[in-house]
RNA sequence: AGCGGAAUAGUGUAACGGUAACACGACUGACUCUGACUCAGUUAUUUGGGGUUCGAAUCCCUAUUCCGCUG
Numbered sequence: 001a002g003c004g005g006a007a008u009a010g011u012g013u014a015a016c017g018g019u020a021a022c023a024c025g026a027c028u029g030a031c032u033c034u035g036a037c038u039c040a041g042u043u044a045u046u047u048g049g050g051g052u053u054c055g056a057a058u059c060c061c062u063a064u065u066c067c068g069c070u071g
Base pairs, nucleotide, nucleotide: 001070002069003068004067005066006065007064010024011023012022013021018054025043026042027041028040029039030038047063048062049061050060051059
């Protein structure tokens, strides 16, 4: 330099173009002499900018970061 892939909650990962989800975590409460475990509840998310569409995490363009392949 060319080509390909990835970016989603604090972390790891799902999601036919149609309400963004699960696990762990954090917080609050119950339980307990206290803590842990357990139970109930709460919290927080689509890398940035445009476009297509009635509707975009998903499709298109572009930028950024990371990974890989070729030279």
Description
Predicted 3D model of a 71-nucleotide RNA (transfer RNA) from a Clostridia bacterium. The coordinates come from a structure-prediction model, not an experiment, and the mean pLDDT is 82. It matches the Rfam family "tRNA". Clan: tRNA clan. By type it is a transfer RNA. NCBI's taxonomy places the organism under Bacteria, Bacillati, Bacillota, Clostridia.